[in-house]
RNA sequence: CUCUUAUCCAGAGCGGUGGAGGGAACCGGCCCUGUGAAGCCGCGGCAACCGGUGGGGAAGUCCCCACGUCCGGUGCCAACGCCGGCCCGCGGGAUGCGGGAGCGAUAAGGG
Numbered sequence: 001c002u003c004u005u006a007u008c009c010a011g012a013g014c015g016g017u018g019g020a021g022g023g024a025a026c027c028g029g030c031c032c033u034g035u036g037a038a039g040c041c042g043c044g045g046c047a048a049c050c051g052g053u054g055g056g057g058a059a060g061u062c063c064c065c066a067c068g069u070c071c072g073g074u075g076c077c078a079a080c081g082c083c084g085g086c087c088c089g090c091g092g093g094a095u096g097c098g099g100g101a102g103c104g105a106u107a108a109g110g111g
Base pairs, nucleotide, nucleotide: 001111002110003109004108005107006106007105008104013043014042015041016040017039021032022031023030026085027084028083029082044077045076046075049073050072051070052067053066054065055064056063057062081103086100087099088098089097090096
């Protein structure tokens, strides 16, 4: 970098540093930000994908359940993945409502 599968309306912030941006990219909105953005560092926290532990299903291999008081590997800690963009349905119609696709993020596995 690419492929596959799963998840994405829940949850969780303080300090230091830094100085103007940030919310993935483009467009349109909306929002956060000198009461200090991004990034970096420290500490804290959330969650439970993988791993671990215990239990069940003839099963260390497959599936299910429980445990974070489980000193592990990632991830995450404004707003639904902030919302829309393409398609379908509802609707007189829309910038409205619902569903899907696409794109993206994360995890695990493969190339």

This is a predicted structure of a 111-nucleotide RNA (SAM riboswitch aptamer (S box leader)) from a Thermaceae bacterium.
The organism belongs to Thermaceae, within Bacteria.
Its Rfam family is "SAM riboswitch aptamer (S box leader)". The family has 457 seed sequences and 9,625 matches in Rfam 15.1.
Its mean pLDDT, the model's own confidence on a scale to 100, is 85.
The sequence was found by an Rfam model in a public genome assembly.